[in-house]
RNA sequence: ACAAAUAGCUUCUAGGGUUCCGAUCAAAAGUUUUUGUUUUUGAUGUCUGGACCGAGAGAGGCAGCCCACUCUGGCGAACUGCAAGUGGGUUCACGGCGGGAUAAAAACCCGGGAGGA
Numbered sequence: 001a002c003a004a005a006u007a008g009c010u011u012c013u014a015g016g017g018u019u020c021c022g023a024u025c026a027a028a029a030g031u032u033u034u035u036g037u038u039u040u041u042g043a044u045g046u047c048u049g050g051a052c053c054g055a056g057a058g059a060g061g062c063a064g065c066c067c068a069c070u071c072u073g074g075c076g077a078a079c080u081g082c083a084a085g086u087g088g089g090u091u092c093a094c095g096g097c098g099g100g101a102u103a104a105a106a107a108c109c110c111g112g113g114a115g116g117a
Stems, first nucleotide, its partner, number of pairs: 006063001008062005015053002020050002022047001023044009064090007074082002092112001094115001098110003
């Protein structure tokens, strides 16, 4: 100096909000001597919950791919082939504004984008 090979699937986490469940507060009605309790409606995510969304640049697992070797046993006329097995590899990665989906939001998607180095 040159030089092969995914920007896959899945689980979790950072993070995220509020449809649903729950919680809290308020009001009304019922029950009740009263406290309390039941139902309905509304508000609250600056409610640490259940559940949910969730990373190219976070973690794990699986698969794929590339290179080399092994296998005289299997397939094949044929070890320069296929399959199987083993080992190694699969680099790097700063990133808006704005918009989009969902109930809503986000490091989700636009986007390894624009831009920068």

Guanidine-I riboswitch aptamer from filamentous cyanobacterium CCP5, 117 nucleotides, folded computationally. The model forms 100% of the base pairs in the Rfam consensus. RNAcentral holds the sequence, with entries from Rfam. The prediction has a mean pLDDT of 78.